[in-house]
RNA sequence: GAGUCGGCCAGACAGUCGCUGUGCUACGGCUAUGCCGUUCGGCAUGGAGGAAAGUCCGGGCUCCACAGGGCAGGGUGCCAGGUAACGCCUGGGGGGCGCGAGCCUACGGAAAGUGCCACAGAAAAUAUACCGCCAUACCGGCAACGGUAGGGUAAGGGUGAAAUGGUGCGGUAAGAGCGCACCGCGCCGGUGGCAACACCGGUGGCAGGGUAAACCCCACCCGGAGCAAGACCAAAUAGGGGAACAGGCGGCUUCGAGCCGCGGCGUGCGGCCCGCAUGCGUUCCCGGGUAGGUCGCUUGAGGUGCGCGGUGACGCGCAUCCCAGAUGAAUGGCUGUCCCCGACAGAACCCGGCUUACAGGCCGGCUC
RNA sequence: GGGCCGUUAGCUCAAUUGGCAGAGCAAGGGACUCUUAAUCCCUAGGUUGGAGGUUCGAUUCCUCCACGGCUCACCA
Numbered sequence: 001g002a003g004u005c006g007g008c009c010a011g012a013c014a015g016u017c018g019c020u021g022u023g024c025u026a027c028g029g030c031u032a033u034g035c036c037g038u039u040c041g042g043c044a045u046g047g048a049g050g051a052a053a054g055u056c057c058g059g060g061c062u063c064c065a066c067a068g069g070g071c072a073g074g075g076u077g078c079c080a081g082g083u084a085a086c087g088c089c090u091g092g093g094g095g096g097c098g099c100g101a102g103c104c105u106a107c108g109g110a111a112a113g114u115g116c117c118a119c120a121g122a123a124a125a126u127a128u129a130c131c132g133c134c135a136u137a138c139c140g141g142c143a144a145c146g147g148u149a150g151g152g153u154a155a156g157g158g159u160g161a162a163a164u165g166g167u168g169c170g171g172u173a174a175g176a177g178c179g180c181a182c183c184g185c186g187c188c189g190g191u192g193g194c195a196a197c198a199c200c201g202g203u204g205g206c207a208g209g210g211u212a213a214a215c216c217c218c219a220c221c222c223g224g225a226g227c228a229a230g231a232c233c234a235a236a237u238a239g240g241g242g243a244a245c246a247g248g249c250g251g252c253u254u255c256g257a258g259c260c261g262c263g264g265c266g267u268g269c270g271g272c273c274c275g276c277a278u279g280c281g282u283u284c285c286c287g288g289g290u291a292g293g294u295c296g297c298u299u300g301a302g303g304u305g306c307g308c309g310g311u312g313a314c315g316c317g318c319a320u321c322c323c324a325g326a327u328g329a330a331u332g333g334c335u336g337u338c339c340c341c342g343a344c345a346g347a348a349c350c351c352g353g354c355u356u357a358c359a360g361g362c363c364g365g366c367u368c
Numbered sequence: 369g370g371g372c373c374g375u376u377a378g379c380u381c382a383a384u385u386g387g388c389a390g391a392g393c394a395a396g397g398g399a400c401u402c403u404u405a406a407u408c409c410c411u412a413g414g415u416u417g418g419a420g421g422u423u424c425g426a427u428u429c430c431u432c433c434a435c436g437g438c439u440c441a442c443c444a
Base pairs, nucleotide, nucleotide: 001368002367003366004365005364006363007362008361009360011338012337013336014335015334016333017332019047020046021045022044023043024042025041026038027037028036029035030034049344053355054354056353057352058351059350060349061226062225063224064223073222074221075220076219077218078092079091080090081089082088093107094105095104096103097102108217109216113215114214115211116210117209130157131156132153133152134151136149137148138147139146140145165183166182167181168180169179170178184206185204186203187202188201189200190199191198192197230295231294232293233292240286241285242284243283244282245281248262249261250260251259252258264280265279266278267277268276269275302321303320304319305318306317307316308315309314339342369443370442371438372437373436374435375434378393379392380391381390387424395411396410397409398408399407417433418432419431420430421429
C1' cells in the first nucleotide's frame, strides 16, 4: 500500500423555553381516602433505534377449537450441538472461488413410480447409425482406384445445454473394457470419528443422461386467529323480560286487558273541513348491550460487572441496576462554543432471529 | 396497529403440465369517398414493476425489494 474478519459509536458540551410518563408535596375548591385549579403550582427523575422498517420466520401472552389416531394441506432437508423455539446461531464434513487471510453453498432420494427435455440431430433413453472407417463377394479398370450388395464398427466428424466412463499402451481387417496400467464409479471388508465423512485393502470391466425451487418418495415438524386478541365497570335513548296500578262502549274468547270493531287522544298530508295513512297508558325492578372509561401495558427467555464450564454458539453462580409506555398520540425550538459539519430513519403487546436502508469515524485480529 | 390482494403494449385485459408474449380500443400509413366518418388492409409499439437464484430455457418456480389498492362494507 492492497485486502479480509470481528466489535463499538451514531455530532459533543452549556444555557434557556416547551411536550410527556412516574413519585413526593404546598394552598384552595368540590359531588372528598380521589378529582380539579394555582405560569396545565413546586421539587425530583425517566423519555426512540441499530435497524424502532419489511411483516419474512420462531416463541411468549389471550380467545376459540380439541379423547386418541389417521387423511388432506403447509414447512424444513449433509452431521453434531445450542436454544423457549426457529427456516436462526455455533462447530465439523462434502463441493466451489481466491496466491492467501478468508468467502459462498435449497447440500436427502433420479436403481419406487410418473411426467418433461422445444429447435437441431441418426438417436434425448425399452435405444440407435447421417457422414465416415474396415475386410469379403461381384462389376469396371493394365494399375492406382471407383461402384454395387449384404455385413462388421462407434475410434474420428457433425447436432445439441446435455450423446451411454476418461487418458495411455497393447490389440484388431477396422474398431471396441476386447486385455492391461492409472484416474473415476459400484460392491465388500478394515481403521479413525458420536456422526456426516475420510483413509487403506480387496473385488466388479463398468451396471440405466439431466430435471425433485416438476409431481412424488423418505425422515422430522406444524390446530386456528390475533392486543382492533381479550377481561372488567357502565350513562342516555330505543328494544327484551317481570311486578304493581290504571284502563269509554260492544262482541268473541283458549277467561290472559288475549283479539276485533266503534269511540277518544296525538302525528303526517292540508290554509280549514271531509277523507286517507299511522301510533297507543304510568311507575319500579332485572339482564344483555352501545357511547365512554379502566385493565391488558411493560420486571423481562432483561441490562451491566466479575468468576467458572465449553473450541464455540451458549450455560451456571454471585453482586448490582430499573432503563419510554402514549391513545390525536410525547423527544422539539432558540442561543453560544468546538469538530471530521453529522447518513438511514420515529416505539404503539413483548421477545429471539433474518432481510433491507445507511454519511462518516474509532479499535482489534489476520493475509498478501 | 394487524391482516389480505395486485403490478403484462398508451388504456382495458388474456397467456398452465416452464418451450417463438397475444386480443380489443387507441396511434401511424394506405385503399374506398368530392371530403369526413364508418368499413377494409398493413405497420410500429414490451427490460412481463426491479434485482438475484433454480433450469438448456422463466410472464410462469423460489428469495429479497419498490409501488398501488382493500376509506371504516377486511378487523374496534
Two RNAs folded together computationally: RNase P RNA and transfer RNA, 444 nucleotides in total.
Model confidence (mean pLDDT): 79 of 100.
Rfam match: Bacterial RNase P class A.